[in-house]
Context: one part of a larger RNA
Molecule: large-subunit ribosomal RNA, domain VI
Organism: Bacilli bacterium
C1' cells in the first nucleotide's frame, strides 16, 4: 500500500513447520514347547537412557550498589566509629532475577490405505492355483491422529460489537471530527532499536515511605567483670538491591496529532 467507508475485539485453517527413539526388570510362567539343557509369543506393570519443551518449589551455581569477619595504608584533628585504595583487597555467607547438575512434561492410544509375507473365493486350463474378475490379514514407514506458525490463502475468509451521514467546494477534493488510535510521560515477568505489554490523578504505573518475606548473624553507644586482648548485658540486636502488599508524598501535570463520509 492493498484487502471497497472507519474502528476494536474474537476466530476458521488452505498451507508451512516441530515431534517421531531406544532400553532393562516384574507377572502371565519356570507356563506352551523341549529326552534334557534351555526357554517363549500374546497380553499387562513398572523404571531408566538420550533428546525436546517448560518451569525455579526442593537440590546447587552465579549473585561486581546485600550483610558479616579480617590485612596493609591514607584520610574524616584525636580515642572510638566509618570513608577511599589494594582483583569485588582478601575470606564466610547470600534474596531477586538468570541457570543445570536440579524439578515437571512429551514421544503415545487410536482411525484408515499399503510394503514385503501370508490368505479366502476362483476361472482361464472339468484338475490344481492368494489373481485372471472378486475379498481380506499385514510395519518403527505413508494419511491423520499431538503441539506451534498461519487469510498478503491478492483465492486477501468468518463472527460480534462501536461511529455515523457535518462544513466548504459546480466538481475534483479539501477542512473539522466520531469510534479509535498516536505522540508525550511513568514502567516491565517485554526489549539491540522497534514491537508488545501494564499505566497516566475517575491512577497503584514506577520511585518513596510503612508492614511483611528473605539474607547477614546480634551494629553503635552505654554499663558490668577483667592489668590487658577481650566476654557480658542492653539485643533473634543492626543493616538490607532486585520479593509480597498497603499507602497518592513524589512522577505519569498540560497539550498536540492522526482518523469515516461509505465506486
Nucleotide at each position: 500500500c492493498g484487502a471497497a467507508a472507519g474502528a476494536a475485539g474474537u476466530u476458521u485453517g488452505a498451507g508451512g513447520g516441530a515431534a517421531c527413539c531406544c532400553g532393562u526388570u516384574c507377572c502371565u510362567a519356570g507356563u506352551a514347547c523341549g529326552a534334557g539343557a534351555g526357554g517363549a509369543c500374546c497380553g499387562g506393570a513398572a523404571u531408566g537412557g538420550a533428546c525436546g519443551c517448560a518451569g525455579c518449589u526442593c537440590u546447587g551455581g552465579u549473585g561486581c550498589a546485600c550483610c558479616a569477619g579480617u590485612u596493609g595504608u591514607c584520610c574524616u584533628g584525636c580515642c572510638a566509629a566509618g570513608g577511599g585504595c589494594a582483583u569485588g583487597g582478601c575470606u564466610g555467607g547470600g534474596u531477586a532475577g538468570c541457570u543445570a547438575c536440579c524439578u515437571g512434561c512429551g514421544g503415545a492410544a487410536g482411525a484408515g490405505a499399503u510394503a514385503a509375507a501370508c490368505g479366502c473365493u476362483g476361472a482361464a486350463a472339468g484338475c490344481a492355483u492368494a489373481u485372471a474378475a472378486g475379498c481380506g490379514u499385514g510395519a518403527a514407514g505413508c494419511u491423520c491422529g499431538u503441539c506451534c506458525c498461519a487469510a498478503g490463502a491478492u483465492g486477501a475468509g468468518a463472527c460480534u460489537u462501536c461511529u455515523c451521514a457535518u462544513u466548504c467546494g459546480u466538481a475534483a477534493g479539501a477542512a473539522g471530527u466520531a469510534a479509535g488510535a498516536u505522540c508525550c510521560c511513568u514502567c516491565u515477568a517485554a526489549u539491540g532499536u522497534u514491537a508488545a505489554g501494564a499505566g497516566g490523578u475517575u491512577g497503584a504505573u514506577a520511585g518513596g515511605u510503612u508492614a511483611g518475606a528473605g539474607a547477614u548473624g546480634u551494629a553503635a553507644g552505654u554499663g558490668u567483670a577483667g592489668c590487658g586482648a577481650u566476654a557480658c548485658a542492653u539485643u533473634c540486636a543492626g543493616u538490607c538491591g532486585a520479593c509480597u502488599a498497603a499507602u497518592a508524598c513524589u512522577a505519569a501535570u498540560a497539550g498536540a496529532u492522526c482518523g469515516a463520509g461509505g465506486a